[in-house]
RNA sequence: ACAUCAUCCAGAGCGGCUGAGGGACCGGGCCCUGUGACGCCGCGGCAACCAGUCUCGACCCACCGAGGGUCGGACCAGGUGCCAAUGCCCGAGCGAUGAGGA
Numbered sequence: 001a002c003a004u005c006a007u008c009c010a011g012a013g014c015g016g017c018u019g020a021g022g023g024a025c026c027g028g029g030c031c032c033u034g035u036g037a038c039g040c041c042g043c044g045g046c047a048a049c050c051a052g053u054c055u056c057g058a059c060c061c062a063c064c065g066a067g068g069g070u071c072g073g074a075c076c077a078g079g080u081g082c083c084a085a086u087g088c089c090c091g092a093g094c095g096a097u098g099a100g101g102a
Stems, first nucleotide, its partner, number of pairs: 002101001004099005013043005021032003026091004044083003049079002052075003056072006087094001
C1' cells in the first nucleotide's frame, strides 16, 4: 500500500518550544486562532478495539469425564488510539482508528 469487518452525536488538558495559520481534500457555511492557534516535546487524563485475568452467564462441540469453542458480562490497563465544536455542519466523494487476513 490492498481488500474485509467494526466504530466515528459519549468521554478526556496543563506546561514548555515555535510563530501564522488551522478545523484531511473540493464547493458552500460556521468556527478556533498573537489572550499564541496548528505542529512538536513533557506530564496528565479519557475510552476500552486488541491482549490479559475470572470458582461469571447463555448456547454449542465432546460427553464417563477432563477439556474446547462462540456470544456476552465483570475486572485490568500491557499494545494501539484519542483529549474544541457529531469526522464542526451541508453536498459529493472520501477519510480516520482498531482488529484479524493474504
Notes
This is a predicted structure of a 102-nucleotide RNA (SAM riboswitch aptamer (S box leader)) from an Actinomycetes bacterium. The coordinates come from a structure-prediction model, not an experiment, and the mean pLDDT is 84. The organism belongs to Actinomycetes, within Bacteria. It matches the Rfam family "SAM riboswitch aptamer (S box leader)". Rfam describes the family as follows. The SAM riboswitch is found upstream of a number of genes which code for proteins involved in methionine or cysteine biosynthesis in Gram-positive bacteria.